[in-house]
RNA sequence: GCGGGUAUAGUUUAGUGGCAGAACGCAUCCUUGCCAUGGAUGAGACGGGGGUUCGAUUCCCCCUACCCGCA
Repeated sequence: GCGGGUAUAGUUUAGUGGCAGAACGCAUCCUUGCCAUGGAUGAGACGGGGGUUCGAUUCCCCCUACCCGCA
């Protein structure tokens, strides 16, 4: 340099054009003399920019980061 793949809460991931789910973690409350365990409730995410579309996390293009292969 060329080609391919991946990018979703703090972490690990599901999802596939129509409100983004879960687990662990975090916060508050209950439980306890305290901690742990257990229970209830809650906050928190689609890498960036553009395009298509009534509507994009999803489809297309570019960029960025990482991974794989070729040279």

A computed fold for a 71-nucleotide RNA from a Candidatus Parcubacteria bacterium, annotated as transfer RNA. Rfam family: tRNA. Its family is annotated with triplet codon-amino acid adaptor activity in the Gene Ontology. By type it is a transfer RNA. The organism belongs to Candidatus Parcubacteria, within Bacteria. The coordinates come from a structure-prediction model, not an experiment, and the mean pLDDT is 83.